[in-house]
RNA sequence: UGUUGGAGAGUUUGAUCCUGGCUCAGGAUGAACGCUGGCGGCGUGCCUAAUGCAUGCAAGUCGAGCGACGCAUACCGGAGGGGUAACCCACUGGUAUGACGGAGCGGCGAACGGGUGAGUAACACGUGAGUAACCUGCCCCACAGACCGGGACAGCCCAGGGAAACCUGGAUUAAUACCGGAUACCCUCGAAGGAUCGCAUGAUCUUCCGAGGAAAUGCCUUUGUGCUGUGGGAUGGGCUCGCGACUUAUCAGCUAGUUGGUGGGGUAACGGCCUACCAAGGCUUCGACGAGUAGUUGGUCUGAGAGGACGAUCAGCCACACUGGGACUGAGACACGGCCCAGACUCCUACGGGAGGCAGCAGCAGGGAAUCUUGCGCAAUGGGCGAAAGCCUGACGCAGCAACGCCGCGUGGGGGAUGAAGGCCUUCGGGUUGUAAACCCCUUUCAGGAGGGAAGAAAUUGACGGUACCUCCAAAAGAAGCACCGGCCAACUACGUGCCAGCAGCCGCGGUAAUACGUAGGGUGCGAGCGUUAUCCGGAAUCAUUGGGCGUAAAGAGCUCGUAGGCGGUUCAGUAAGUCGGCUGUGAAAUUUCGAGGCUCAACCUCGAAACUGCAGUCGAAACUGCUGUGACUCGAGUCCGGUAGAGGAGAAUGGAAUUCCCGGUGUAGCGGUGAAAUGCGCAGAUAUCGGGAGGAACACCAGUAGCGAAGGCGGUUCUCUGGGCCGGCACUGACGCUGAGGAGCGAAAGCGUGGGUAGCAAACAGGAUUAGAUACCCUGGUAGUCCACGCCGUAAACGUUGGAUACUAGGUGUGGCGUCCCGAUUAACGGUCGCCGUGCCGAAGCUAACGCAUUAAGUAUCCCGCCUGGGGAGUACGGCCGCAAGGCUAAAACUCAAAGGAAUUGACGGGUCCCCGCACAAGCGGCGGAGCAUGCGGCUUAAUUCGAUGAUACCCGAAGAACCUUACCUGGGUUUGACAUCGCGGGAAAAGCUGUAGAAAUACAGUGUCCAUUAGGGCCCGUGACAGGUGGUGCAUGGCUGUCGUCAGCUCGUGUCGUGAGAUGUUGGGUUAAGUCCCGCAACGAGCGCAACCCUUAUCCUACGUUGCCAGCGGUUCGGCCGGGGACUCAUAGGAGACUGCCGAGGAUAACUCGGAGGAAGGUGAGGACGACGUCAAGUCAUCAUGCCCCUUAUAUCCAGGGCUGCACGCAUGCUACAAUGGCCGGUACAACGGGCAGCGAUCUCGUGAGAGUGAGCCAAUCCCUUAAAGCCGGCCUCAGUUCGGAUUGAAGUCUGCAACUCGACUUCAUGAAGCCGGAGUCGCUAGUAAUCGCGGAUCAGCUAAGCCGCGGUGAAUACGUUCUCGGGGAUUGUACACACCGCCCGUCAAGUCACGGAAGUCGGCAAUACCCAAAGUCAGUGGCCUAACCCUUCGGGGAGGGAGCUGCCUAAGGUGGGGUCGGUAACUGGGACUAAGUCGUAACAAGGUAGCCGUACGGGAACGUGCGGCUGGAUCACCUCCUUU
Repeated sequence: UGUUGGAGAGUUUGAUCCUGGCUCAGGAUGAACGCUGGCGGCGUGCCUAAUGCAUGCAAGUCGAGCGACGCAUACCGGAGGGGUAACCCACUGGUAUGACGGAGCGGCGAACGGGUGAGUAACACGUGAGUAACCUGCCCCACAGACCGGGACAGCCCAGGGAAACCUGGAUUAAUACCGGAUACCCUCGAAGGAUCGCAUGAUCUUCCGAGGAAAUGCCUUUGUGCUGUGGGAUGGGCUCGCGACUUAUCAGCUAGUUGGUGGGGUAACGGCCUACCAAGGCUUCGACGAGUAGUUGGUCUGAGAGGACGAUCAGCCACACUGGGACUGAGACACGGCCCAGACUCCUACGGGAGGCAGCAGCAGGGAAUCUUGCGCAAUGGGCGAAAGCCUGACGCAGCAACGCCGCGUGGGGGAUGAAGGCCUUCGGGUUGUAAACCCCUUUCAGGAGGGAAGAAAUUGACGGUACCUCCAAAAGAAGCACCGGCCAACUACGUGCCAGCAGCCGCGGUAAUACGUAGGGUGCGAGCGUUAUCCGGAAUCAUUGGGCGUAAAGAGCUCGUAGGCGGUUCAGUAAGUCGGCUGUGAAAUUUCGAGGCUCAACCUCGAAACUGCAGUCGAAACUGCUGUGACUCGAGUCCGGUAGAGGAGAAUGGAAUUCCCGGUGUAGCGGUGAAAUGCGCAGAUAUCGGGAGGAACACCAGUAGCGAAGGCGGUUCUCUGGGCCGGCACUGACGCUGAGGAGCGAAAGCGUGGGUAGCAAACAGGAUUAGAUACCCUGGUAGUCCACGCCGUAAACGUUGGAUACUAGGUGUGGCGUCCCGAUUAACGGUCGCCGUGCCGAAGCUAACGCAUUAAGUAUCCCGCCUGGGGAGUACGGCCGCAAGGCUAAAACUCAAAGGAAUUGACGGGUCCCCGCACAAGCGGCGGAGCAUGCGGCUUAAUUCGAUGAUACCCGAAGAACCUUACCUGGGUUUGACAUCGCGGGAAAAGCUGUAGAAAUACAGUGUCCAUUAGGGCCCGUGACAGGUGGUGCAUGGCUGUCGUCAGCUCGUGUCGUGAGAUGUUGGGUUAAGUCCCGCAACGAGCGCAACCCUUAUCCUACGUUGCCAGCGGUUCGGCCGGGGACUCAUAGGAGACUGCCGAGGAUAACUCGGAGGAAGGUGAGGACGACGUCAAGUCAUCAUGCCCCUUAUAUCCAGGGCUGCACGCAUGCUACAAUGGCCGGUACAACGGGCAGCGAUCUCGUGAGAGUGAGCCAAUCCCUUAAAGCCGGCCUCAGUUCGGAUUGAAGUCUGCAACUCGACUUCAUGAAGCCGGAGUCGCUAGUAAUCGCGGAUCAGCUAAGCCGCGGUGAAUACGUUCUCGGGGAUUGUACACACCGCCCGUCAAGUCACGGAAGUCGGCAAUACCCAAAGUCAGUGGCCUAACCCUUCGGGGAGGGAGCUGCCUAAGGUGGGGUCGGUAACUGGGACUAAGUCGUAACAAGGUAGCCGUACGGGAACGUGCGGCUGGAUCACCUCCUUU
């Protein structure tokens, strides 16, 4: 300077970061489908069946090559008829002419143009070269020529055959048809030279000799146009080569004309192109051969680009023309609208035989989601023929159909608020649709009507077309839809529906309040279109060249050696392959970009420029890479010399301890084993112990995050053989190096084969236990095996989950090996310093998703190899290779899911750890569980037994009172604006009450009775309409209230700091506390809700007050604080004081605090209460109340009577009373507190055995009453028994309440006198005025089921060593696959359904080859006999040359036969796999998952799995050792 170019989002989690897939937003299309549809321009339109085709057209033309026929016209004749004649009509011969006709001979064309993409992975295509190995009609240029002859064949005519197609014979004829001869500038061939040139064969020019080779002097006539030979040009082709461009190695070896040579043949031409012979070559991991797929390119779409995908229209090339084969003609074909043959199919037929090929244009059928008119014209452009006129041309130009695409235009513009009506929503106020409409004014593009009217044409000629365009006319008039509105993603409400119907691209919506389904209103987006589907690119850096990774996410091969290949130290010179630069040629046009121009614009078209990133040639440069040099160097590498450590390897020998067995001695009843046992062994003498012996296997201590080895791995000692390392010396070689696809070797354990060996151990197996079961864990036995030799196997968590090599990049500290300095200090030993190699730990920078790594890298770089690309299916199937087998190596797909995963965070959890607390355990006391009864619940029953509460946190709970009422339930009887509220309209008189009748009552009827008020009006009743009413549903729609964790000590925030982040820190740590209470420390500093305190009660004192309370002192007294008095005391009511670790001592960090003491009524929160953090349990309650929505409305409302809630084979829970002597009964006697009382408490007196009755003083209460407290104390009886215990049950008689005690009340008296003699497993409460025990009061209430609940006082203990265990809680830490959070998660068999796949006796088919048989047409070759115009000879009979038919041979399509290969379809049965709200069996894994788990291997088992052997930590916990950090 130029280049103009790159966006993300959703989804794994409680949350986070990362990895990773899936999905979306964009663009595009020859598209299709759904809904909708006004106009024009320009384009495009069978992607499927290269399936089959009716009909028409798509290639003819030339009379100026030729002969003949017909026709027409003209002329000249002939001759007939008619007519007076002019003349007319018909016939016939000849000549001439022709924009005439259909055939024929002949020429040119038909090989172009048009269609299609089946085949083809190939020199088919693209690009660039070559052809010295070639051809080229028509066209152009140049030179030369065209002489003399000849014989036929079509047509026409005649005859014949045939249905037809067509064929045969005879006669005759022309030519630019055919043939012979001559000539030869010249050409070709052969022989002999010469010159020039080339990369080789060779090319060009030239001399001479020999041989051979032309023609149409035709046609037309005015120029002319044709013919022959040769050379050149142009154009078009043939052939050859370099390079480029698909998938697959589960295709690894292929090849006999194969590779080459020689001779021959063939071609326009080189060539195994063909043939004979000879040789044995040729191709291939840089992918041959095979299989699959595919026309190719310019280009098109996308993309920032690099790329990726595609190959419609247009253009270039190729291939094909019903399928297969073949040649002929020709300049050119092996020929789309030519021929021959074979096959399939279709058609005609007289059955004998024939005809055909739309992948030309239209069109038809079929297939398919799907793709047009049987149009007009040769006017233009182009093509064929012709001298030309012209003819032909479905090429082409136009029109038609289709929103198929791109582009343009319109469906109106301005004003218009009462913000109309209607719709929708509503908090009922309103909002919105909405200036939108109506209404007023204006305009006329397009469409419509009328008139004019082109260019395209160069003299004539216009299909398009009365088209484009212009002018005029009328009227807002004729012209808007589609999708979406949960997030991504712009746009929200109502109703309906109720996990249904449905939606969905992903996440996901829908189970009664759905912005997600359907509809409506509204809104958003685009607009003659809009959506959907399909496909491609993008986003996807998700195959990464640009531009990724491999410790733990997917991914380093188990290890080493080493081939090819890749990469490679220092230096010099040369070269120029790579590399860089200039120039040249090419890179078709169209396309693309830019600049202009033309259609009114645009799309579209035209012109110019650029680009086409490529290939080839040529000239230069020499830094780097390469190459060359028997160049040079030494630091890489290796060799040598001197040392040195070591469980390095192989073989042989040898030693002691221990186990077991055998023998003998001693010795006696057990041993052994376990959580506890049993099986087992033992009186036939075990175990134990002593002595002797046998045999096998392994080597205690030393021993060490010590050593060695490539890894696996290696451990008593000695010997022999042997590999590698390290250190020092710096003598030698001189880059000899690194890595390493294939390949080779080694390779734990288990396992296999053969032969040994076998002490111990020990899969399998057996027995015993455990258990619901126990194919396990535990125990007793026990075989393979473990050991040795030889041979296989070739895998492991073969791990540092970390490939190898080289270099660089802070340190510190251990340890093994060797050396240096001699520093300590003199020798040794030792210590220190420094260097190299190995092996650990900590740590800086840096890296990392984090964890972590960090000179032994996971840092910074280079080289080489291996490997990965979502999870599952699956390391599986099939195929191949290896193995004796087990099995190993290599290695998919269908289908399925939206995740799977890594690291870290916060919780929760653990049959993990640590610390702490609690009547949690323990220590105690008393209970429950057994009995009877009461009460509640379940269950059962019932017409109903109303409803709710259900582990803790339901079950004497709602209910602090079910005979009626309550009451919600059942039965029956009634009412319907209602039992209750408000309002409107109309009407009415009061209504209520009382009495009577019917009835179970509600109710009905009758009678009686009548209000306040000044009119208004109020109150009441009846009818009617709004509405009432609901203990109907939903506590999972809610408010409020409540329970529980838990009176546990916790829960959070602001700012700061740390971390990518979730989060952490604070709140952890050391102490301490009842306490996150306080102190200290600390990247934290503060704060809030909780704790504590403030409040109430109680304990002491003071002050004040002194009735209804009190009475010490004084007086009186009826002896009762009764009275006068008093305030001292008790007490009451108020207000204060007091307690704060304040004081002393000890401990402790001198702190907080703890312990002890003093004082004090009280001492370390004095005791008790109220008070309940953030939150948890979708905890409880719609039946206290309130309330959304839904539901009922002559009933799910409401009234009444009766019944039920009380029902009873049974189970549970909470209580009461007991079982007795610490007791029961009788008599006497003492002392409380809290409370309650007027429809009430009720004294006193009388009566009753009693419950109670009668009477009714006092009290609205510190006054009166309830109200005698009881246990206690004193005395007596009972004497251990089913009792003088216990009181259930039952009978009888009563009392009280109440309308009423039958279902169904309480109490009293008499009688009756059940179970029960202290309670199994288990379980509950309580730490002091507590437990235990004793009574009293109250609420509810007519009465009562209260033995319940809430309070009150009396008497009044025991025990706590302690925190191992149980339960619950708090904190720290650890593991986790849990997060609905362990009541979690989750594995496998079996059973059911669905789907895809594998195997499989078979069976069916395709494809490509192969061997043989048969062999059409045809080329080539041969050919006796046969046939034969031109030329030659001839004796004219004939013969020859040549040709033909026929026959034969080679080749060969189709066909047939055979055995194989390969691919596919299908299949009884079978195998595993995937998926599927609530199936079965177990519990394998995740916590130490209750036997740590996992890997390899082997055996076993319903199943997960178990066990053996070896390995790993990706194991918790505890202890020890070592190392590190700090001091």